[in-house]
C1' cells in the first nucleotide's frame, strides 16, 4: 500500500434574535430543556395494588455445557465441546434418541425387527445366447440428506469385523482439572441411523395485574339519607306508649280509539321548600426524578465486574415544551475556474421522553480512533 478481523466513539459547531415547557422570583429577569437508539415492549428488576397460614403436588409457560459477574435475567465474561475461515476471529436451542409415542418428502429394489435394481459369484435348464429360473453377496456401481462403521491387509465361490492392525464407536480405570471437559491405559467385532426447533422425558425458574398501578383533597347538577317547613278524602283493621308503619272498602284520578251501558286494569302523597350528613363523578394534588446515578482517581479482578475517595446535579407533563429566522464554520452535491479558488442547492442519517432501572433486537448518511490478521513492495 492493499484485502480483511475485532473493540471503541461521535453523529453537526459557535453566535444573533423571535419564542415553547419546567423550576426559582414581587418583577426585571436567571437557569434547566430528548438519544444513542427516546422504537420493538421481547427479557430481568425496582415501585404499587390484589391475592395469599406453612410445605408439598398437578397444570401452563420458559429456560438448558462448565464456572463466574449481577439486585435479577433468556444479559455479561472467562472456560469446554461442535462447525467454519490460510489467519486475525466467526457460528451454535449446546441436557436426554438402550423410557415411551411418532415422523424420515422425492428419488430409489430397499428409509428401520433393512434392502438385491446394476453388478460380482455359484448351481440347475435351454431354443447356446447380450437367454432364463433358483441361490449366494452390501466390496463396485445407482438413488437419496442419510443405505446398519472408514481405511489397509488377510481371506472367499464372489462376499462379508469373518479375521488382523489403525481410526472411530461404545464401556470401566488412572492422571490433571473446581467443573464441562482432555490425556492416557484395559476390555468389547460394532452391537446403538436421523429429527426432541413433533410430542414427550429429566433438572431449574415463575401468584395476578400494571403509573389509565395507587394515595389524598373534592365542587356544580342529580341522585340518597336525617331533621324542620308546608300539605295528605272518608271509614274500618294490624302492629306500636307514641311519632309512625302495614293493609282493606268507598269517594275521587287515569287507561282500555270515541259516546253511552256494562267490565277490566292502574294511581291514590308529596315538594323546583330549608338546614345538615354520606359516597361518587368533573376537577386538583402526590406517586414523577439524588440514583442499582454519571465523571474522575487509586486498588483488587485475565474479564463482565468490585471497592474506596472525590466531585456534580442532569427534562419531567398534561396528548405532551424541547422550535423558527438569520450570520460564519463543517459536511455532501452541482456548477464555473485564470487551479489560488468563487457560487448555487440540501438544514443535512435513524429518529421523538410519558413511572424509573438493567438488558437484548432493530433503524442509522457521514466520520473518527484503537488492536490484530493475510498479502505486496522498499530500507
Nucleotide at each position: 500500500c492493499c484485502a480483511g478481523a475485532c473493540g471503541g466513539c461521535c453523529g453537526g459547531g459557535c453566535g444573533g434574535u423571535c419564542g415553547c415547557g419546567g423550576g426559582c422570583g414581587c418583577a426585571a429577569g436567571c437557569u434547566c430543556g430528548a438519544g444513542g437508539a427516546a422504537a420493538g415492549u421481547c427479557c430481568g428488576g425496582g415501585c404499587u395494588c390484589c391475592a395469599c397460614g406453612a410445605c408439598g403436588a398437578c397444570a401452563u409457560g420458559g429456560c438448558g455445557g462448565c464456572g463466574g459477574g449481577u439486585a435479577a435475567c433468556g444479559c455479561c465474561c472467562g472456560c469446554c465441546g461442535g462447525g467454519g475461515g490460510c489467519g486475525a476471529c466467526c457460528c451454535c436451542a449446546g441436557g436426554g434418541a438402550u423410557a415411551g409415542c411418532g415422523c424420515c418428502a422425492c428419488a430409489g429394489a430397499a428409509a428401520g425387527c433393512a434392502a438385491a435394481c446394476c453388478g460380482c459369484c455359484g448351481c440347475u435348464c435351454c431354443u447356446c445366447g447380450u437367454g432364463a429360473g433358483c441361490g449366494g453377496u452390501a466390496a463396485g456401481g445407482g438413488u437419496g440428506a442419510a443405505a446398519g462403521g472408514g481405511u489397509g491387509g488377510g481371506g472367499u465361490a464372489a462376499g462379508a469385523g469373518c479375521c488382523c492392525a489403525c481410526c472411530g464407536c461404545g464401556u470401566c480405570c488412572u492422571u490433571g482439572g473446581u467443573a464441562a471437559c482432555a490425556a492416557g491405559g484395559g476390555c468389547g467385532g460394532c452391537a446403538c441411523g436421523g429429527c426432541a426447533a413433533g410430542c414427550c422425558c429429566c433438572g431449574c425458574c415463575a401468584g395476578g395485574a400494571g403509573c389509565a398501578a395507587g394515595a389524598c383533597c373534592g365542587a356544580a347538577u342529580a341522585g340518597g339519607g336525617a331533621c324542620c317547613g308546608c300539605g295528605c278524602g272518608u271509614u274500618c283493621c294490624c302492629a306500636g306508649c307514641a311519632a309512625u308503619g302495614g293493609g282493606a272498602a268507598c269517594a275521587g284520578g287515569g287507561c282500555c280509539g270515541u259516546c253511552g251501558u256494562u267490565g277490566g286494569c292502574c294511581c291514590g302523597a308529596g315538594c323546583a321548600g330549608g338546614u345538615c350528613c354520606g359516597g361518587g363523578u368533573a376537577g386538583g394534588u402526590c406517586g414523577c426524578g439524588a440514583g442499582a446515578a454519571c465523571c474522575g482517581g487509586c486498588c483488587c479482578g485475565c474479564g463482565a465486574g468490585g471497592g474506596u475517595c472525590g466531585g456534580u446535579c442532569c427534562a419531567g407533563a398534561g396528548g405532551a415544551a424541547u422550535g423558527g429566522c438569520c450570520g460564519c464554520c463543517g459536511c455532501g452535491u452541482c456548477c464555473c475556474u485564470u487551479c489560488g479558488g468563487g457560487g448555487g442547492c440540501g438544514g443535512c442519517a435513524c429518529a421523538g421522553a410519558a413511572c424509573c432501572c438493567g438488558g437484548c433486537u432493530u433503524a442509522c448518511a457521514g466520520g473518527c480512533c484503537g488492536u490484530c490478521u493475510g498479502g505486496u513492495c522498499c530500507c